């Protein structure tokens, strides 16, 4: 340089091809139950406008075009 894969709450994944209601799930946190007490285990409950900018659209995490980041192959 050129190809392919990724990037989405604190972490770790889906969802994207086939645009549409409050972005969903596991861990983690906070609170509250339960317990003599912890952990378990139940309940609530805060937290990501989707790497970025423009576009296209009534609408865009999903579609287009450019960019910056990681990985991995090929010269």
């Nucleotide at each position: 340089a050129g190809c392919g894969g990724g990037g989405u709450g604190g972490g770790g994944u889906a969802g994207c091809c086939a645009g549409g209601u409050g972005a969903a799930c596991c861990c983690g946190c906070u609170g509250g139950g339960c317990u003599c007490a912890u952990a378990a285990c139940c309940c609530a409950g805060a937290g990501a406008u989707c790497g970025g900018u423009u576009g296209u659209u009534c609408a865009a995490a999903u579609c287009a075009a450019c960019u910056c980041c990681c990985c991995g192959c090929u010269a």

Transfer RNA from Bathyarchaeum sp. (SeqCode), 75 nucleotides, folded computationally. The RNAcentral record of the sequence draws on Rfam. It matches the Rfam family "tRNA". It is annotated as a transfer RNA. Rfam's curators write: Transfer RNA (tRNA) molecules are approximately 80 nucleotides in length. Its family is annotated with triplet codon-amino acid adaptor activity in the Gene Ontology. The coordinates come from a structure-prediction model, not an experiment, and the mean pLDDT is 83. The organism belongs to Bathyarchaeum (SeqCode), within Archaea.